[in-house]
This record gives sequence, C1' cells and structure tokens, in this order.
RNA sequence: GGAAAGGAUACGCCUAAUUCGCAAGAAGCGGGGGAACCAACUUAUGGGGUGAAUCCGCGACGCGAUAUCCUGCCGGUUUCGGCCAGCGGGAGCCCGUCGCAUAGGGUCACUCUUCGGCCCGAACCCGUCAGCUAACCUCGCAGGCGUGUGAAGAGGAGGA
Repeated sequence: GGAAAGGAUACGCCUAAUUCGCAAGAAGCGGGGGAACCAACUUAUGGGGUGAAUCCGCGACGCGAUAUCCUGCCGGUUUCGGCCAGCGGGAGCCCGUCGCAUAGGGUCACUCUUCGGCCCGAACCCGUCAGCUAACCUCGCAGGCGUGUGAAGAGGAGGA
C1' cells in the first nucleotide's frame, strides 16, 4: 500500500412491509372475501390465492409411478379367430432431479426515455370453496441483503 473476513454507524437495495404512540391503537401502504349489471356454463388432470417467478416449453437422468400400447419367453384354455395369468424388454403418459431457454422482474444512488453491463426467473398458502363486484367484512406491515461513483438526451431539485 492492497485484499479478505468480522463489527459499528451512515447510506442504499428487494419487498405492501413505513411513520406516530408507553401501550391500546391511529395514519399510510398492500392483500383477500363480497351485489346488481356483465361474464361464465363449472364440477379429479379438482379448483383457487400471494408473488416478476411463467408458456402444463425443450433436453438428459431415474430400476420413481403406470388405468394405456407393442413385443419376447412360458403355462392354461379354445368353437383354432383368439383369450387369460406370470416373468422380461420397449414406447407413451405422469412424477422427481438437473441443465438450457423464455414470458416477465430487479439493479447500476432524483424522474422519464434509449443503449449497455450485472442479476432473478423462487417459495408459500387456502382446503372441495371463492368470476367481476358498490356498500360492507376481513388480513398483513415480515424477512433477506450491499449496488456504485455505466453512457446519452429531456426535465427537475439543491448548493455556490
């Protein structure tokens, strides 16, 4: 001098997830249920909700599952067309894991637009039930992180 890790503070990010209050609560933000009219003709491949997180996408793997189809071996039966059981192989469908891609989403420290870079593309809930929906009813305000002194244009804010 640099880097990594940890801690604190400030600041910032995803998100509805903030502020005030001793508390109870309130404001604000967000979600669900719920008429008429309209819509829909629904009911196991159940259905639905939050969320950007999907097009039941494509591919590979599996001794997963199988109500389907084809086929081999073997046994039984036959009106000689065939049928039934067991074992094995293959295909299809479903499920799970992984990879790729994608609808879509975030960020690069005021807003918008364009270009570019870097990322996400999950998870959970209701429990047979919910279209929209005024009044009305009801629920949440958690959790997890650290981008960076990218560019251009327009506008704005602040300072000198």
A computed fold for a 160-nucleotide RNA from a Bacillota bacterium, annotated as c-di-AMP riboswitch aptamer (ydaO/yuaA leader). The prediction has a mean pLDDT of 75. The source organism's lineage runs through Bacteria, Bacillati and Bacillota.